[in-house]
Parts: sequence; structure tokens; C1' cells
RNA sequence: UUUUUAUUGAGAAGGGCGGAGAGAUUAGGCUCAGCGAAACCCUGGCAACCAAUCCCGGAUUACCGGGAGAACGGUGCCAAUACCUAAUCCCGGGAAUACCGGGAGAUGAUAAGAA
Repeated sequence: UUUUUAUUGAGAAGGGCGGAGAGAUUAGGCUCAGCGAAACCCUGGCAACCAAUCCCGGAUUACCGGGAGAACGGUGCCAAUACCUAAUCCCGGGAAUACCGGGAGAUGAUAAGAA
């Protein structure tokens, strides 16, 4: 980098350094930011994907599925739903090309596996 599966309305901030941007991309909004953005570092925290522990079920044992509590280990995360809408399709309401609501998908992010 590509791909598969799962999740994506919950949750969790201080300091140092830095010096103008940030909220994935494009467009439009909106928001955050010299009362100091991003990046990086430290500390703290959140969560519970993997690993570990225990229980249940199925398998000839190594494996698979489900559940529980915890949080030493591997990641991740800590403004706003993935900030909102569109960049796709469908359904409902509506006189409507307006507008409103819903579903699926796409894209992204994270985890675990594979190439």
C1' cells in the first nucleotide's frame, strides 16, 4: 500500500516545546485557535479491539462461538455524531426542480487477520 471482518450518537485533559493554523480529501457552512492552532515530548485519563484470566456451549484436545470481571501487557483514543451537508442510490411526506424525514451504500478512522 491492497484486501477481509468488526465498530464508528457513549467515554476521557493538564503541562512542556512550538509559533499559525486546525476540524481526513474537494465545495459550502459552522466551530476551535496569539487567553497560543498543528506537529512533537511528558504526565494523567477513557475505552475494552487484541493478548491474558474465569465460566458456558460445540468440536478429538492446539480450534470455534457466547458471556463475566479486571486493566499489568500490544494498539487506539481524550471539542462539537466521523462537527454538519453534498460529491451515490432508494423510500416516505410535499403541488414542487424548494424543503423535511428515513434506509442502504461510498469515503474516512480504529482494531484484528491476510497478501
This is a predicted structure of a 115-nucleotide RNA (SAM riboswitch aptamer (S box leader)) from a Bacteroidales bacterium. The source organism's lineage runs through Bacteria, Pseudomonadati, Bacteroidota, Bacteroidia and Bacteroidales. Its mean pLDDT, the model's own confidence on a scale to 100, is 80. It matches the Rfam family "SAM riboswitch aptamer (S box leader)". Its family is annotated with regulation of gene expression in the Gene Ontology. The sequence was found by an Rfam model in a public genome assembly.